[in-house]
RNA sequence: UUUUCGUUGCAGCCGAAGUCUGGCUUCCUUCCUGAAGCCGGACGCGGGAGACCCAAAUUCCUCAAAGUUGAGGACGGGGCGAACGAAACCGGGCAACCGGUUUCAAGGCCACUUUCAAGGCCAAGCCCGACAGCUAAUCUCGCAGGCAAUUGGAAGGGCGAUC
Numbered sequence: 001u002u003u004u005c006g007u008u009g010c011a012g013c014c015g016a017a018g019u020c021u022g023g024c025u026u027c028c029u030u031c032c033u034g035a036a037g038c039c040g041g042a043c044g045c046g047g048g049a050g051a052c053c054c055a056a057a058u059u060c061c062u063c064a065a066a067g068u069u070g071a072g073g074a075c076g077g078g079g080c081g082a083a084c085g086a087a088a089c090c091g092g093g094c095a096a097c098c099g100g101u102u103u104c105a106a107g108g109c110c111a112c113u114u115u116c117a118a119g120g121c122c123a124a125g126c127c128c129g130a131c132a133g134c135u136a137a138u139c140u141c142g143c144a145g146g147c148a149a150u151u152g153g154a155a156g157g158g159c160g161a162u163c
Base pairs, nucleotide, nucleotide: 006163007161008160009159010158012147013146014145018043019042020041021040022039023038024037025036026035027034044143045142046141047140048139049138054133059074060073061072062071063070064069076131077128078127079126080125085104086103087102088101089100090099091098092097107122108121109120110119112156113155114154115153116152117151118150
């Protein structure tokens, strides 16, 4: 100096929501520098629109008729997201159906990664505005917000210190 083994410390989480950088303005400062705001750019990550081909394409309730038709009523469709849904009860309605509560639950999360076990948590919300299946080229949008730190086994890694 190099390699291997062992011991041992460290690494924030959900989410696409990160890194770098230019210009202008303001503040601080002797200078260097730094901070904030606004307008951009590149790479990276994520979403939407959008051909051929393929796929799909007219529901339900009530009344009348008894011809398989008419009248009235109800339910649009789609996107982001794990948050698809079901049952019971309550309210409105003749019904189709609409709203609410509770429970269950597809699915999702728990600290380097995968996996097994135990334990725990979530299972919402928002948007478009009559309109969009998939979709090459192409066009376009976002890079927020909210938190605080489960346990054990097996395997495999990263950065470092010491022996």